[in-house]
RNA sequence: AGUGAGAAUAGAGGCGCAAAAACCAUCAGUACUUAGUCAGAGGACGAUGCUCCCGUGACGGCUGCAGGAAAGGGGAAUUUGCCGAAGGAAUAUAAGUAGACAUCUAACUUAUAUUGCUGGUCCUACGUUUAAGAAAUGUGGGGCUGUCAUAUAGUGUUUUCACUAUAUGGAGGGCUAUCUCACGC
Numbered sequence: 001a002g003u004g005a006g007a008a009u010a011g012a013g014g015c016g017c018a019a020a021a022a023c024c025a026u027c028a029g030u031a032c033u034u035a036g037u038c039a040g041a042g043g044a045c046g047a048u049g050c051u052c053c054c055g056u057g058a059c060g061g062c063u064g065c066a067g068g069a070a071a072g073g074g075g076a077a078u079u080u081g082c083c084g085a086a087g088g089a090a091u092a093u094a095a096g097u098a099g100a101c102a103u104c105u106a107a108c109u110u111a112u113a114u115u116g117c118u119g120g121u122c123c124u125a126c127g128u129u130u131a132a133g134a135a136a137u138g139u140g141g142g143g144c145u146g147u148c149a150u151a152u153a154g155u156g157u158u159u160u161c162a163c164u165a166u167a168u169g170g171a172g173g174g175c176u177a178u179c180u181c182a183c184g185c
Base pairs, nucleotide, nucleotide: 002183003182004181005180006179008178009177010176011175014083016082017081018080019079020078023075024074032067033066034064035063036062037061038060042053043052044051046104047103048102049101050099086118087117089115090114091113092112093111094110095109096108097107119145120144121143122142123141124140125139126138127137128136129135147170148169149168150167151166152165153164154163155162156161
């Protein structure tokens, strides 16, 4: 071996984060189609209108040595981009989803903006979403780990300072290193 400022540069944490196509399981013997049969009036949308289907039997139920998906979500590896990576909550705006229609808006999805929250990860209880005992997520509880501050102990060049261990606490608007500017020496 200082103080302050910086949209300056580069990094670290670890079952670290996210995306993509292929593959795999699930979705599911489901939706749907088909044959037979039962029954008998509406059905296609959350609402209304319009349009279409329907006693030549709609919507449904049952049967079958009939046929038979997909999307979304998930998994291990690969590649790519990264370290508020990313995720989520609330509000607002826009677009989309059916019958290639219109209006409204119920629900859902996507994108953008604003404001807070979460250092990372794992387990668990209750709830939400979902086909789901998967996964995700909200609110609690608990563990591991990185970082900084403080305290104690030890080591070392034994004022300073640095490192290690333990304990407590904080948060990424952080931390480490370098750099720039200003002040001080």
Molecule: Lysine riboswitch aptamer
Organism: Gracilibacillus alcaliphilus